[in-house]
Molecule: transfer RNA
Organism: Clostridia bacterium
RNA sequence: GCCAACGUAGCACAGUUGGUAGUGCAGCUGAUUCGUAAUCAGCAGGUCGCAGGUUCAAAUCCCGUCGUUGGCU
Numbered sequence: 001g002c003c004a005a006c007g008u009a010g011c012a013c014a015g016u017u018g019g020u021a022g023u024g025c026a027g028c029u030g031a032u033u034c035g036u037a038a039u040c041a042g043c044a045g046g047u048c049g050c051a052g053g054u055u056c057a058a059a060u061c062c063c064g065u066c067g068u069u070g071g072c073u
Base pairs, nucleotide, nucleotide: 001072002071003070004069005068006067007066010025011024012023013022019056027043028042029041030040031039049065050064052062053061
């Protein structure tokens, strides 16, 4: 230099014929217990790497760019 995959909540990830952004763990509150753990119920947490475009509508499609990983040279 070229090619491919990946980037979504604190962490690990899901979400594809474009149509309300979710799960588990962690966190907070409450219930239960003499107390803790466990269990149960609830709550909070996101500009979907960044920027632009298409569209009534984009995590999703297109273009550019940044980062990580792998391959080729």